This is a predicted structure of a 104-nucleotide RNA (SAM riboswitch aptamer (S box leader)) from Streptohalobacillus salinus. The prediction has a mean pLDDT of 82. It matches the Rfam family "SAM riboswitch aptamer (S box leader)". Gene Ontology term of the family: regulation of gene expression.
RNA sequence: AACUUAUCUAGAGAGACUGAGGGACAGGCCCGAAGACGUCCAGCAACCUAACGUAAUCGUUAAGGUGCUAAAGCCUGAGUGAUGAUGCAUCACGCCGAUAAGAA
Numbered sequence: 001a002a003c004u005u006a007u008c009u010a011g012a013g014a015g016a017c018u019g020a021g022g023g024a025c026a027g028g029c030c031c032g033a034a035g036a037c038g039u040c041c042a043g044c045a046a047c048c049u050a051a052c053g054u055a056a057u058c059g060u061u062a063a064g065g066u067g068c069u070a071a072a073g074c075c076u077g078a079g080u081g082a083u084g085a086u087g088c089a090u091c092a093c094g095c096c097g098a099u100a101a102g103a104a
Base pairs, nucleotide, nucleotide: 003102004101005100006099007098008097013041015040016039017038021031022030023029025077026076027075028074042069043068044067047065048064049063050061051060052059053058073096079093080092081091082090083089084088
């Protein structure tokens, strides 16, 4: 890198350092020297481990391993179908992307 399963409309700092781009990609639309992105601290959350409770399912805690902390995964697109409408909209599944665990 690829494969399998699950989830992705909630949540999370007027902190410190740094200094120019960033939001995966394309088209939009946004964030950003009133300091974005990144790192540290802080926080959120509960995927896995752990502890406790339970007959089990499951629940609680948040010690550990990740992860995450603008906007619905920011919207649409890489597609199809259904419904309503005849500008398009809504829903479902898929595709793309992200995260966790597993197997190899």